[in-house]
């Protein structure tokens, strides 16, 4: 000074139009217990603006994270 990345406890998706699973947590099932398997519940778009009838998704700044030039 240039690039990439940010989504739920963690690991990922999501043509500009209802944020979608897996896993964990938690409760229940089932089991002499306990794994492991079954049900269910829970919880998320880094921030602050701008474009838009509508933004996770287009645009600007910033932070934090990783690399590259020196």
């Nucleotide at each position: 000074g240039c690039g990439g990345u940010u989504u739920a406890g963690u690991u990922u998706a999501a043509c500009g139009g209802u944020a979608a699973a897996a896993u964990g947590c938690c409760g229940g099932g089932c089991u002499u217990u306990g794994a492991a398997c079954c049900c269910g519940u829970u919880g998320a778009u880094g921030u602050u603006g701008g474009u838009u009838c509508g933004a996770u998704u287009c645009c600007a700044a910033c932070a934090a994270c990783c690399g590259c030039c020196g």
Molecule: transfer RNA
Organism: sheep gut metagenome